[in-house]
RNA sequence: GUUCCGGUAGCUCAGCCCGGCAGAGCACCGCCUCGACACGGCGGAGGUCCCUGGUUCGAUCCCAGGUCGGAACA
Numbered sequence: 001g002u003u004c005c006g007g008u009a010g011c012u013c014a015g016c017c018c019g020g021c022a023g024a025g026c027a028c029c030g031c032c033u034c035g036a037c038a039c040g041g042c043g044g045a046g047g048u049c050c051c052u053g054g055u056u057c058g059a060u061c062c063c064a065g066g067u068c069g070g071a072a073c074a
Stems, first nucleotide, its partner, number of pairs: 001073007010026004020057001028044005050066005
């Protein structure tokens, strides 16, 4: 340099194909349980869906450009 894959909660990742309330597990907080802790049960908080622009009534999702990380080739 070329091609491809990926960026979504603190972490690991779904969801994107087929546009319409942003999710799961772990972690965190509260309550219950226990002599206490752990486990377990119930509930809660936590998001610029990498950035910019475009299409659309409406974009995490489609299109273009950029950026960061990874892989292959050179």